Small-subunit ribosomal RNA from an uncultured bacterium, 1510 nucleotides, folded computationally.
RNA sequence: AGAGUUUGAUCCUGGCUCAGAACGAACGCUGGCGGCGUGCCUAACACAUGCAAGUCAAACGGUUGGUAGCAAUACUGACAGUGGCGCACGGGUGAGUAAAGCAUGGGUGAUCUGCCUUUUAGUUGGGGAUAACUAUACGAAAGUGUAGCUAAUACCGGAUAAGCAGUACUGAGUGAGAUAGGUACUGGAAAGUUGGGGACCGUAAGGCCUGAUGCUGAGAGAGGAGCUCAUGUCCCAUUAGUUAGUUGGUUGGGUAAAGGCUGACCAAGACGUAGAUGGGUAACUGGUCUGAGAGGACGAUCAGUCACACUGGAACUGAGACACGGUCCAGACUCCUACGGGAGGCAGCAGUGGGGAAUAUUGCACAAUGGAGGAAACUCUGAUGCAGCAACGCCGCGUGAGUGAAGAAGGCCUUAGGGUUGUAAAGCUCUUUCGGCUGGGAAGAAGUGUGUUUUGUUUAAGAGAUGAGACAUGUGAUGGUACCAGAAUAAGAAGCACCGGCAAACUUCGUGCCAGCAGCCGCGGUAAUACGAAGGGUGCGAGCGUUGUUCGGAAUUAUUGGGUGUAAAGGGUUCGUAGGCGGGGAUAUAAGUUGAGUGUGAAACUCCAGAGCUUAACUUUGGAAGUGCAUUCAAGACUGUGUUUCUUGAGUAUUGGAGGGGGUGAUGGAAUUGCUGGUGUAGGAGUGACAUCCGUAGAGAUCAGCAGGAACGCCGGAGGCGAAAGCGAUUACCUGGCCGAAUACUGACGCUGAGGAACGAAAGCGUGGGGAUCAAACAGGAUUAGAUACCCUGGUAGUCCACGCCGUAAACGAUGUUCACUAGGUGUUGGGGGUAUUGACCCCCUCAGUGCCGCAGUUAACGCAUUAAGUGAACCGCCUGGGGAGUACGGUCGCAAGACUAAAACUCAAAGGAAUUGACGGGGGCCCGCACAAGCGGUGGAGUAUGUGGUUUAAUUCGAUGCAACGCGAAGAACCUUACCUGGGCUUGACAUUCCGGGAGCCCCCUGGAAACAGGGGGGUGCCCUUUGGGGAACCCGGUGACAGGUGCUGCAUGGCUGUCGUCAGCUCGUGUCGUGAGAUGUUGGGUUAAGUCCCGCAACGAGCGCAACCCUUGUCCUUAGUUGCUACGCAAGGGCACUCUAAGGAAACUGCCGGUGUUAAGCCGGAGGAAGGUGGGGAUGACGUCAAGUCCUCAUGGCCUUUAUGCCCAGGGCUACACACGUACUACAAUGGACGGUACAAAGAGCUGCAAACCCGCGAGGGUAAGCCAAUCUCAAAAAGCCGUUCUCAGUUCGGAUUGGAGUCUGCAACUCGACUCUAUGAAGUCGGAAUCGCUAGUAAUCGCGGAUCAGCAUGCCGCGGUGAAUACGUUCCCGGGCCUUGUACACACCGCCCGUCACACCCUGAAAGUUGAUUGCACCAGAAGUCGUUGGGCUAACUUCUAUUUAUAGAGGAGGCAGGCGCCUACGGUGUGGUUGGUGAUUGGGGUGAAGUCGUAACAAGGUAACC
Repeated sequence: AGAGUUUGAUCCUGGCUCAGAACGAACGCUGGCGGCGUGCCUAACACAUGCAAGUCAAACGGUUGGUAGCAAUACUGACAGUGGCGCACGGGUGAGUAAAGCAUGGGUGAUCUGCCUUUUAGUUGGGGAUAACUAUACGAAAGUGUAGCUAAUACCGGAUAAGCAGUACUGAGUGAGAUAGGUACUGGAAAGUUGGGGACCGUAAGGCCUGAUGCUGAGAGAGGAGCUCAUGUCCCAUUAGUUAGUUGGUUGGGUAAAGGCUGACCAAGACGUAGAUGGGUAACUGGUCUGAGAGGACGAUCAGUCACACUGGAACUGAGACACGGUCCAGACUCCUACGGGAGGCAGCAGUGGGGAAUAUUGCACAAUGGAGGAAACUCUGAUGCAGCAACGCCGCGUGAGUGAAGAAGGCCUUAGGGUUGUAAAGCUCUUUCGGCUGGGAAGAAGUGUGUUUUGUUUAAGAGAUGAGACAUGUGAUGGUACCAGAAUAAGAAGCACCGGCAAACUUCGUGCCAGCAGCCGCGGUAAUACGAAGGGUGCGAGCGUUGUUCGGAAUUAUUGGGUGUAAAGGGUUCGUAGGCGGGGAUAUAAGUUGAGUGUGAAACUCCAGAGCUUAACUUUGGAAGUGCAUUCAAGACUGUGUUUCUUGAGUAUUGGAGGGGGUGAUGGAAUUGCUGGUGUAGGAGUGACAUCCGUAGAGAUCAGCAGGAACGCCGGAGGCGAAAGCGAUUACCUGGCCGAAUACUGACGCUGAGGAACGAAAGCGUGGGGAUCAAACAGGAUUAGAUACCCUGGUAGUCCACGCCGUAAACGAUGUUCACUAGGUGUUGGGGGUAUUGACCCCCUCAGUGCCGCAGUUAACGCAUUAAGUGAACCGCCUGGGGAGUACGGUCGCAAGACUAAAACUCAAAGGAAUUGACGGGGGCCCGCACAAGCGGUGGAGUAUGUGGUUUAAUUCGAUGCAACGCGAAGAACCUUACCUGGGCUUGACAUUCCGGGAGCCCCCUGGAAACAGGGGGGUGCCCUUUGGGGAACCCGGUGACAGGUGCUGCAUGGCUGUCGUCAGCUCGUGUCGUGAGAUGUUGGGUUAAGUCCCGCAACGAGCGCAACCCUUGUCCUUAGUUGCUACGCAAGGGCACUCUAAGGAAACUGCCGGUGUUAAGCCGGAGGAAGGUGGGGAUGACGUCAAGUCCUCAUGGCCUUUAUGCCCAGGGCUACACACGUACUACAAUGGACGGUACAAAGAGCUGCAAACCCGCGAGGGUAAGCCAAUCUCAAAAAGCCGUUCUCAGUUCGGAUUGGAGUCUGCAACUCGACUCUAUGAAGUCGGAAUCGCUAGUAAUCGCGGAUCAGCAUGCCGCGGUGAAUACGUUCCCGGGCCUUGUACACACCGCCCGUCACACCCUGAAAGUUGAUUGCACCAGAAGUCGUUGGGCUAACUUCUAUUUAUAGAGGAGGCAGGCGCCUACGGUGUGGUUGGUGAUUGGGGUGAAGUCGUAACAAGGUAACC
């Protein structure tokens, strides 16, 4: 730091996904050790059991034990109670809480503070009770009552006291007071305990002195707490209004304290779009994770704050609580019960059940640190320190090191050679961490205390107490742990994931769209680096993967740091409120701003520098940082604010100007339609063509008149006006805005604009008019497979007017408004100025509009470009993947239709923009081709032949299937061929290599059998070497294993070969240039050509494969050579080589020449000459590529299958079947002919298993015999049409020859299935062929015969040869195919493309719904526990006080105060009624999405066949 994924490819937009880090995690596989941390995220669910808060005898009375002692007594414990202190700390949890919270910074002149420190002053003198205890009563228990005794540092008066409190007066200072200070009066406290002691007093206790401690008043401090202020603190506006103690005041009450905190009265305020109220969610912070940062997410452990303690309410005590292990009440739940009543609260530590994917021991110790009590020892402490469990995390260590090539064995792969695992192992040498064993063994511990001792303070004191020091004593849960030493052995210790791309790492086998994988793209349909396994490799490593979550990447919410013409996105337009922003100068201020200082920003954390554990993690010391808040001082540029001023922004006035700007009224002509009348006659209208329709009851046409409504031709124009929608006859009135010129005035008055208001096409709605045209709906006629459409004939709402709604459009420039700046050129509209002119035109300048082109710049590109989409400023609206959906629900508006606002579930990995190359178009232009046209002859009808389909069959072997399969593979199926079927046989095989044994090979005969084959007999021994034993080559027989064999499958695994587009003119490359790029250019353009052939032009210049040429053949001539050829000689032999011919070499044709034309070109047209003229004719020759075209049955070949068979041999059968359909041919239908007779002229071939003359026989096929020829010599061989005659005379014929009977010939082992031919007889169909369709442009079509390959035989097929020998082409509109350019595209498997909607089926999601069932909350009312407060005075009452009585001292009465009770206010739980919000569920129903190749049509994409769309 990026990467994958939309496309054929490209750039962009845009989403999805991945690589990173992290975690209180969980799950899977695996697991050696240690250190340090961490460990119920879910049910604030319920809890058994144990423990978690007590302590003090130096406050007090009592009961009681032990030791010593005879006892008194002394010493030392225990127990419950009174009393004191503590229990408000520590520990847990995060339910509630969006503010009574928390964070940061202030205030308290509005406050409190136990214990602690410090200062100061005191600590006097009395009184009455009560628990424990005893007795008694009740109760199951918990517990409680009554009577009596007793103590205190428990309780209550009195005295005294201040700088304390209250009241009154005075009163400096302060921003502000109930102020500091001063004066006077009044109120107002205490408790003892204990150590020691010389003198004095006392019977004694003790007084007294002294120390310690406690207690009381007051001041100060520290720490803590309360209250309060400012700022910050999540989401929803589909929550917009909320509030009656509400906001403020006065006066009472209340509190430690300000305050509606509370009561009464008065006023009507208070909060809110800078988001009140309501709903949802949530403890907050330091910090943690991530990130470059800004941010985002989180708030476990540690630390600060808050809240809570079964749920709800309440107070008491206290310095502090409305109290986790306290009290009271109510409720739910659990437990005990004798049924009458009681008890309880783990969100303390362990632990249990439950929930859950998931989270530990009912451990040890107070040794350390800290806390409570105590004078202290000490006691208590699940705080804490430790241990246990868990790879949950971080960190460290180990599982060995060196050497070792026969590169072992085994595994895997293999091209079979080898490669790899791999120095890896084994082997040899060495080491011993960790673990295990043996032995030693810590630090953490310093004290307090006690004893001895030194010294200081206090004191009258050497006593006592106390401070400091020394010595001694003794304290460890952890733990026999860390650590150290010793002996022994490589010994006990490696896994997990991945290996198609992203992303490091590859092969084999299995599987065969199955099983499966998958984070995204995507793999799997017989050769899977993607599934499963193996070998190998890569990564990490006591872990590794997966899942989940957060941040990152994501600039994908954009402050840093995005966009809005076409990708998502500018509001339909204007006015304008709040808000935001705002011209020049001067001055003041200091809110923002900037600088400096101060305080704070807890510690921990992060960072830096050190230190301590062997290192690290971890711990620890110091520093830095903490971007913040508060405050002080300073500055005065900029912004703000106040004052003052200016004119350029803005506006006003004056004077001109243009205009379909708006509203109202009046008027006008043309046209359509209707009506009336005239003329007039048979049609009109309409269409691609028809028909419906109108018309003989007189239409249409034409003339005249009348009526009515709507719209305003020409001018008229990318021209004008308006904010937009929009505005078009003429004219009058009313009225808005705009522009120019020149001066004057105001003096920033401005821009934008959330909400809001107004306007707002068409259609639609309401009421009332109007209604000519046009025309949804509707009807009819056509079209069509259908046609609820397109076309036609009609036709109602509507279209028009008035008034009122609606409020939307592709309301578009798909471009918000305003201002400034930034090259130009050229039109046009409306003003103004200048020069010149009589004037107009022209020319120049300028202002305001409106178009086109274009530079810089910009943009993904297209494009925009002073009318910006450029460069900047201000403000507003809007966007954040596609679909679902502009939909549902809710709300607002509307008469309705509907509009505005506006989601989610679910689903996909794309959807999209611009441009590129192709392909395609029922798009366009240009051009070509027997493509059409013009012609000639056919096919399609008949019969036959042949091939195919189909059917049949035991088999009818297989392949070829639009053009480009079908007389094709097959240049020739009776057997063979032959691959098929039936039957009979063989199994190392019919064939190849190798090994062993035997035998030459070979030839002949017999038996069985259909043959293959089996059995038997006979003849005969060869060649080479030789050491004479034998061996070898070839061949045959028998045998063994490797192997052979396969026309079995896959042409979609392949090679090779072939077809086709197409002999069409195309297809590309290098360099350069252009473009971000795919790509373009070149190759396009103007001409020309058969041609990308050539020329010209040109950011291209060149080149390659194709075209052409070079090759063969044919046409003319020349030279040479001539036999088997030829013959002017000749009967022949012979002669000759002129000619024909043969076969070698050359010549000739190049637009070369002339004229015209063309651009002076390329070329074209005409002409001359020439055998031939513009490629002379024909052939061979087939670019890049397309069709997964054809062929595994020519051959070759990967893989798979088969191996007594899918191989091999044999016999017979089949490939030849036959209702039928198609293709290709032959023969015909006749007189341009048939038949008969005569007669003429070829070319090219073939021939020894052959061609065969002549002669004889046969009607003939043919047979017999036989010359010649290995061929310019001989033979096949007769050419036929033609020509000359004769006949037939238009008929199913003297046409036609199928079919069939009979008789034969030939080939062959064999013509039955199933050959060809001959003779004779028979004599079908057929009289020129429907729709449709084929070939051909000259020696061509047509027609005529001849030859050859294959081949024993078999040709209407195929391949060749020559003879005779036409017609027509105006032309390119149309059909087909092709080439080039251009255009559109939603196609790229490329139109045989893509793709839409209903319906049917399955699944999923969601809305509505009669209802039903929960949660929560408002209002009204009922009822009201405990408790505080108030009130009451019938009851009870020791202290204090008053009075009375009696002798002290008691008794009685009263008062003050208190207690219980009653009443009242408030109020929890509860109840009733009625609303709101929200969730679950619901018969039925609506919609959406996704699914295999379902159904119906074909709406869109091309002019998509009616342009599309809103």